[in-house]
């Protein structure tokens, strides 16, 4: 980074699979991409199984504590995301 050349990757949707989910893998498919190659180092963003908080019900003469049960709300990555940005590493071609 060009109406160049040789190529490359593969969004959404669909099918199968993994997963609690986000998402990922494979097939098919192309919206696009000069790094849409690789890496979770920083930020942003997505998810919330587990955990915590609170509410509800029961146990108790009553309350509290404690225990148990079911569901909702909120918080939270140790889960994701490189085709969100920054950063690191490698890389094809060569006009202005």
């Nucleotide at each position: 980074g060009a109406u160049a050349a040789a190529g490359g990757c593969a969004a959404a949707c669909c099918c199968g699979g993994u997963g609690a989910a986000a998402a990922c893998c494979g097939g098919a498919g192309a919206c696009g991409c000069a790094a849409a190659g690789c890496c979770a180092c920083g930020g942003a963003c997505c998810u919330a199984a587990a955990c915590c908080u609170c509410g509800c019900c029961g146990u108790u003469a009553c309350c509290g504590c404690a225990c148990g049960g079911a569901c909702a709300a909120g918080g939270u990555a140790u889960g994701g995301c490189a085709g969100c940005c920054g950063g690191g590493c490698c890389g094809c071609c060569g006009a202005a």
Molecule: c-di-GMP-I riboswitch aptamer
Organism: soil metagenome